A computed fold for an 831-nucleotide part of an RNA from a wastewater metagenome, annotated as large-subunit ribosomal RNA, domain II. RNAcentral holds the full RNA, with entries from SILVA. It matches the Rfam family "Eukaryotic large subunit ribosomal RNA". A reference for the family is Yusupov et al. (2001), "Crystal structure of the ribosome at 5.5 A resolution", Science.

Context: one part of a larger RNA
RNA sequence: GAUUGAUUUUGUCAAAACGACUUUUACCGACCCGUCUUGAAACACGGACCAAGGAGUUUUACUACAGUGCGAGUCUACAAGUGGAAAACUUAUAGGCGGAUUGAAAGAGAAUUUAGGGUACCAAGGAGCAAUCCGGCAGUAUCGACCUUCAACUGGUUUCUAUCAGUUGCAUGAGUAAGAGCAUUGUGGUUAAGACCCGAAAGAUGGUGAACUAUACUUGAGUAGAGUGAAGUCAAUGGAAACUCUGAUGGAAGCUCAAAGCGGUACUGACGUGCAAAUCGUUCGUGUAACUUGAGUAUAGGGGCGAAAAACCAAUCGAACCAUCUACUAGCUGGUUCCUUCUGAAGUUUCUCUCAGGAUAGCUGAAACGAUUAUACAGUUUUAUCAGGUAAAGCUAAUGAUUAGUGGAUUGGGGGAAUAAAAUUCCUCCACCAAUUCUCAAACUUUAAAUUGGUAAGAGGCUUGAGUUUGCUUAAAUGAACUCGAGCAUGGAAUGUACGUUUUUAGUGGGCCAUUUUUGGUAAGCAGAACUGGCGAUGAGGGAUGCUCCUAAAGCUGAGUUAAGGUGCCCAAGUUACAAUCAUCAGAUACCAUAAAAGGAGUUGGUUUGUUUAGACAGCAGGAUGGUGGCCCUGAGAGCAGGCAUCCAUUAAAAAGUGCUUUCCGCUUACCUGCCGAACGAAUCAGCCCUGAAAAUGGAUGGCGCUAUAUUGUAACACCGAGACUCGGCCAUUGUCGCUAAUCUAUGCGUCAAUGUGUAAGAAGGCGUGUGGCUAGUGUAGAAGCUAAGGUGUGAACCUAAGUGGAACUGGUCAUAGUGCAGAUCUUGGU
Numbered sequence: 001g002a003u004u005g006a007u008u009u010u011g012u013c014a015a016a017a018c019g020a021c022u023u024u025u026a027c028c029g030a031c032c033c034g035u036c037u038u039g040a041a042a043c044a045c046g047g048a049c050c051a052a053g054g055a056g057u058u059u060u061a062c063u064a065c066a067g068u069g070c071g072a073g074u075c076u077a078c079a080a081g082u083g084g085a086a087a088a089c090u091u092a093u094a095g096g097c098g099g100a101u102u103g104a105a106a107g108a109g110a111a112u113u114u115a116g117g118g119u120a121c122c123a124a125g126g127a128g129c130a131a132u133c134c135g136g137c138a139g140u141a142u143c144g145a146c147c148u149u150c151a152a153c154u155g156g157u158u159u160c161u162a163u164c165a166g167u168u169g170c171a172u173g174a175g176u177a178a179g180a181g182c183a184u185u186g187u188g189g190u191u192a193a194g195a196c197c198c199g200a201a202a203g204a205u206g207g208u209g210a211a212c213u214a215u216a217c218u219u220g221a222g223u224a225g226a227g228u229g230a231a232g233u234c235a236a237u238g239g240a241a242a243c244u245c246u247g248a249u250g251g252a253a254g255c256u257c258a259a260a261g262c263g264g265u266a267c268u269g270a271c272g273u274g275c276a277a278a279u280c281g282u283u284c285g286u287g288u289a290a291c292u293u294g295a296g297u298a299u300a301g302g303g304g305c306g307a308a309a310a311a312c313c314a315a316u317c318g319a320a321c322c323a324u325c326u327a328c329u330a331g332c333u334g335g336u337u338c339c340u341u342c343u344g345a346a347g348u349u350u351c352u353c354u355c356a357g358g359a360u361a362g363c364u365g366a367a368a369c370g371a372u373u374a375u376a377c378a379g380u381u382u383u384a385u386c387a388g389g390u391a392a393a394g395c396u397a398a399u400g401a402u403u404a405g406u407g408g409a410u411u412g413g414g415g416g417a418a419u420a421a422a423a424u425u426c427c428u429c430c431a432c433c434a435a436u437u438c439u440c441a442a443a444c445u446u447u448a449a450a451u452u453g454g455u456a457a458g459a460g461g462c463u464u465g466a467g468u469u470u471g472c473u474u475a476a477a478u479g480a481a482c483u484c485g486a487g488c489a490u491g492g493a494a495u496g497u498a499c500g501u502u503u504u505u506a507g508u509g510g511g512c513c514a515u516u517u518u519u520g521g522u523a524a525g526c527a528g529a530a531c532u533g534g535c536g537a538u539g540a541g542g543g544a545u546g547c548u549c550c551u552a553a554a555g556c557u558g559a560g561u562u563a564a565g566g567u568g569c570c571c572a573a574g575u576u577a578c579a580a581u582c583a584u585c586a587g588a589u590a591c592c593a594u595a596a597a598a599g600g601a602g603u604u605g606g607u608u609u610g611u612u613u614a615g616a617c618a619g620c621a622g623g624a625u626g627g628u629g630g631c632c633c634u635g636a637g638a639g640c641a642g643g644c645a646u647c648c649a650u651u652a653a654a655a656a657g658u659g660c661u662u663u664c665c666g667c668u669u670a671c672c673u674g675c676c677g678a679a680c681g682a683a684u685c686a687g688c689c690c691u692g693a694a695a696a697u698g699g700a701u702g703g704c705g706c707u708a709u710a711u712u713g714u715a716a717c718a719c720c721g722a723g724a725c726u727c728g729g730c731c732a733u734u735g736u737c738g739c740u741a742a743u744c745u746a747u748g749c750g751u752c753a754a755u756g757u758g759u760a761a762g763a764a765g766g767c768g769u770g771u772g773g774c775u776a777g778u779g780u781a782g783a784a785g786c787u788a789a790g791g792u793g794u795g796a797a798c799c800u801a802a803g804u805g806g807a808a809c810u811g812g813u814c815a816u817a818g819u820g821c822a823g824a825u826c827u828u829g830g831u
Stems, first nucleotide, its partner, number of pairs: 032047004048831006058193002061190010073097003079091003101108002117143005125134003145176002147173001149171001150169008196335002199332001203325006214299009225257003228253001232249004238243001261286003266282002269280002301317001303313002338766006348361001350359003362508002365504006376497003380494002382457006392447001393445002399441003404436001406434003411431008461488007469481002472479001511535004516530002519527002540551003555730007565720003568704003574717001576715005587706001598691003602688010619675005625649003630644003655669001659667002731756005737750003767820001769817010785804003790799003
C1' cells in the first nucleotide's frame, strides 16, 4: 500500500428473522444454602412458606490525617452594650492551649555580627551553543557555639558559713540556633459509658405464701364379720404338804384372716396428642392402732419441717415465689441487611494464673514525602577473598568399639610333665608386645565436598605535597585520622530493574498437605522440626470419583494452536507396527486406594556346562554270567534286616549290587548291545502367566466389554484436547505522551502501552430509603400505589406503552439519619 474482516458510529430500504420474551421436549454440564472449621453435599448444627419488625449508635477524652478561619497568637456567648429582643451584631477583664527550657529542689535560664555558624549532598533561579559553572530553600548526615543539670579544676570576696567569676568535658535534657500555633468541622483508631444485637449459671435488697405438702397442738368425726384364746375366776382329780393336772368360764393383744377406709407390690398390663401434666384394671400391703380424717392454730426461705428420702414447703426445692439493683457480666454460641472497582493477609516471635483470650513484633491497606537512568537497587550469575566440620571418606591416623590368625618374650596369672629342690627345664591357655587382617561411631576424626553465609568489584577512588589540627599512637611531630592543595577518566564484572523513606492502621496469632532432609514410635490418614512449593483465600483441563497430585492460574468476546492426558463404544480423536501373555481368581497407567517369603518339565528369552554320525538322548528288543550262599551275625538272611571288607575271572557288558519279596525262587535297575538317525541332558538367570491368596447386603480395570487385543513391553507418525499461548474487537484500572485556544466540563478531551483470580481486612466511586432547606417542575385533560408487555445500565438500580386507581408527587443540590435482611432453635401476624 492492496484485499478481506471484527467492533463502533451512521444513511436508506426493511416488519419478520439466524432477534426478544414465555412455555415444552431432547441432549450436555450440574450435590443445599448459611455457619464454625486445616477440611462440609455431609450420617456436623440453623433453615416449611409469606408479610412487617430486626443488629457498629450517641456522648466524653486522646491520637493520626484532611478541610476551613485567624496567626505569635488563638478561642464571641460569664457579663455588658445595641437590638425588630431565646436570633444576629459590638466589646473589656479573667481563663485555657501556645509563645522556654532545665533541675529532686532552692533556683538558674538560650545567636553575636557579613544578622543567624562550618562541611557534604541538594530544589527553584541565573549564565553558557554545550560540557559545565554560580546559587543554595526544605531536608538528611556530621562538626562547632549557647542554656539547664552534673563532675573536675582555676581565681576573687569573706571572720567561719557561703557566694561570685571563669576553664574543661564524646557527661546531661522531652532544650536554643528568625517561632507555629489556636479554634472548629470531617474521617480512621483507642478509652469510658448497656456500647453491634440476642443469650446464662450466679450475687444483692425488699416483700408474698403452710388452700398442696411436713410436723405439732386444740376441738370434732369415723373404724363390718370371723379366728386365736393371756391374766383372773369356778369345779373336779392326785398329793402329808408345796403344788400339780383336767374341764369350763373369761376375753387380753402396737395378735391372725378380712369389708369400708388408708396405702400403692407386681403385671415393668391398659392409657401414653390420655378420662388424667400420674389415671384405669386385676393383683398386692395394712386394716383398734406409732389408726384414718374435717376445721382451727403454730413454724417462712440459708429459713421452716423432716420415723432422714437432701424428702416436703401451692404441677417450682442440693435453698420457694414476686418485684427491683438490671439493658448484671460472659475471653463462649448464634446472627449482623445495597452494588461495582483497586489492593490484599495470618495461623509465626516474645510476654502473659498464658494454652477457646490478649498485648508485642511480623505480614496488610491507606495517606504522603524524596528521588526517578544512576555515586541507586537486586530471593540472579561471575571474579576475588574470608567463615564453616555436615554428606562422603578414614580406622595397616589419634579417641572409643571390634573379628581372625601370625611372630615374640628378660615379664604376670592359671593348668600340666620332668625333678629331692630351685626366680630349674619343657608343654599349654590367658594377659602383654610387634607387624598384619575383618567390621563400626549423633554426643570419634587426619582429610573433606555440594548447597550456604559475610565483604568487595572505585572520583566518597588512587598517587603525591604541605599543615600553628587531635582526647588515639610512638623513644621521637613517629604513625594514624583529619584539613588545605596538585596530578590521574579504559567511569573499572554480567544481567535485570518504578528505588528509598515516613506516618497511621485492620485482620491474624487453631492451620493443613506434597517432594526432599529429619527426631520419637512396631506402625499410622500418628506426633514433632527444616528448605521450597501449594491448599487455606482458587475457579478451569486431566487423574471415572476427589480441598492439597499433573497441566495451568481466570475481565467480556471471535478465530487459531497446544499442555497434562488421551484416541473400541459410553466420549472428541488410530480398531497403527513388532514382540510377550491364556488365567475353573487373567490383565489394564504416577500420587492411589495393598499383597510377601517361597514354589511351578506353564511358556518365552539368555548364561554356564556336559553328551553327540567313533551314532548320543528318548522309545522298542536282547543280555545282565562265574569264583560265591564273600566273612560275621541269625530261627532264617543265598546281591538287597545289621556289621566288616568290596577282590578276581569271563566278557560287548554285568554292582560282593538300585528297588519288590519272611528265606529260597523270580522280576527289575545300573551297565552293555541291536533297531532308529540328529540333536540331547544338567544347573542357573528373568519376562509374562500360575500357586501361595479366607468374611460377612449384590459389585465394580469408572461401565460395557476386550484375547494375532480394547492386556503387557517397545517404536514411529498422525489426530483429539483448557479460561494456558498467538492474533482481532470491546470494558475497566494504572501509567506515558499531547492539547491553554474563537466559545465550551482541564475533576476536560485525545493518544499509546501494560495489567485484570481472591477469604479475613482496607480504600475509592456509586445505587436506593425517610425528613428538612434551596432550586426546577408534574398532577382531576388524572398524582402516589398496584398489575405489568418492552427497554437501558458491568451492577446496586432506573425508564416506560397499556390497565387499575382517585389526590397528591418528583428531578438536581445541600444537610440530616431510628436508612437497605434469607438466615439469629430471631419477634409478631398469616398460610